[in-house]
RNA sequence: UUGUGUUAACGCUAAACCCGUUGCGAAGCGGGGGCGGAAAGCUGCGGGUCUUGUUCGGCAAGAUGGCCGGGUUGCCACU
Numbered sequence: 001u002u003g004u005g006u007u008a009a010c011g012c013u014a015a016a017c018c019c020g021u022u023g024c025g026a027a028g029c030g031g032g033g034g035c036g037g038a039a040a041g042c043u044g045c046g047g048g049u050c051u052u053g054u055u056c057g058g059c060a061a062g063a064u065g066g067c068c069g070g071g072u073u074g075c076c077a078c079u
Base pairs, nucleotide, nucleotide: 003078004077005076012037013036017032018031019030020029021028022027035066041072042071043070045069046068047067048064049063050062051061052060053059054058
């Protein structure tokens, strides 16, 4: 550096739900809680889904990285 992966080890993260809080909303943030994850780290570039506005055909703005892909960074083992 490439590939394969969780056998082992150190660890990491955290679904639903509950409490608080922000937002018109999708949803986000903090605490609790663990369904899971080998990139479920980061990133709205492409697609999907969802929200708001609208002239309701469309278009515009937003959300989702734990929907999929791409880009990019990283631990360990073997190769």

c-di-GMP-I riboswitch aptamer from Methylobacter sp. KS41, 79 nucleotides, folded computationally. The coordinates come from a structure-prediction model, not an experiment, and the mean pLDDT is 84.